[in-house]
RNA sequence: AAUAAAGAUAGAGGCGCAUUUUUUAUUAGUAAAUUUCUGGAGGGAUAUAGGGCUCCAUGAAGGAAAUGGAAAGGAAAAAAUGCCGAAGAAAUACUUUCCUAUAAAAGUAUUAUCUGGGCUUAUUGUGAAUAACAAUAAGACUGUCAUCAUUUUUUUGAUGUUGCGCUAUCUGUGAU
Numbered sequence: 001a002a003u004a005a006a007g008a009u010a011g012a013g014g015c016g017c018a019u020u021u022u023u024u025a026u027u028a029g030u031a032a033a034u035u036u037c038u039g040g041a042g043g044g045a046u047a048u049a050g051g052g053c054u055c056c057a058u059g060a061a062g063g064a065a066a067u068g069g070a071a072a073g074g075a076a077a078a079a080a081u082g083c084c085g086a087a088g089a090a091a092u093a094c095u096u097u098c099c100u101a102u103a104a105a106a107g108u109a110u111u112a113u114c115u116g117g118g119c120u121u122a123u124u125g126u127g128a129a130u131a132a133c134a135a136u137a138a139g140a141c142u143g144u145c146a147u148c149a150u151u152u153u154u155u156u157g158a159u160g161u162u163g164c165g166c167u168a169u170c171u172g173u174g175a176u
Base pairs, nucleotide, nucleotide: 001176006171007170008169009168010167011166014084016083017082018081019080020079021078022077023076024075033067034066035065036064037063038062042055043054044053046103047102048101049100050099051098087115088114089113090111091110092109093108094107095106096105097104116142117141119139120138121137122136123135124134125133126132143162145160146159147158148157149156
């Protein structure tokens, strides 16, 4: 001098990601609750089994009618905030749902696991739902980089990988 590795700062992808608030529709004339009739011994908290507590012949579960009348989760629109492994999933551990056991659901933490991104279709699951979300698979589209060809030297096409990646700037040890 220049610069592997490594580090710092700032960015790009686009129906981009996540969170919060407000409004609206749906949930739904559903659930709770009250009354009447019927019924006649069981019922109650996510499911099953057991346990404890509690309600019940002053009438349980169930059925019919009337009065009554929601909410949460999810969705759409608007606004705001934080961002570009944004985030999501999976696995493990812990906590919660009356107690124990099994499962399911919700939350927190960790991980050297998987996914570049959104869209469409199919299957499965959650859900009141045909909405929407999640997982898997397929399809085309798109972003970055690499290789080859091409070009008006701005580009275009083909193939392939993928985020601990890529671009720009700075610092910068080792080798030279």